[in-house]
RNA sequence: ACAGACGAUACGGGAGAGCCCAGACCGCUCGUGAAGGGAGGUCAUGGCGCCGACGGAGCAACCACCCCCGGAAACUCUCAGGCACAAUCACCGUAUCGUUGGA
Numbered sequence: 001a002c003a004g005a006c007g008a009u010a011c012g013g014g015a016g017a018g019c020c021c022a023g024a025c026c027g028c029u030c031g032u033g034a035a036g037g038g039a040g041g042u043c044a045u046g047g048c049g050c051c052g053a054c055g056g057a058g059c060a061a062c063c064a065c066c067c068c069c070g071g072a073a074a075c076u077c078u079c080a081g082g083c084a085c086a087a088u089c090a091c092c093g094u095a096u097c098g099u100u101g102g103a
Base pairs, nucleotide, nucleotide: 004100005099006098007097008096009095010094011093012092013091018048020047021046022045023043024042025041026040028038029037030036049083050082051081055079056077057076058075062071063070
């Protein structure tokens, strides 16, 4: 110097689950009509159903330890979050920077 490891950034890839039902509001439209209806959009609204690969929590193989304490998942729970598209997103690859750095 370099491989590797860790962290940050950028790019690329990247799943799941109701475009559910109701209510309110907004304009549009049908209608003689301040009667009534239709579709669309918005909502930190209500209800039920569901998802796990951000976060969080729990147990555990395993690691460490005399013991206790401790670390620990993509498993589990769904508190938060999410359920068209989008966004987020574990994880993977490449590049740059920083730390460390074996043979």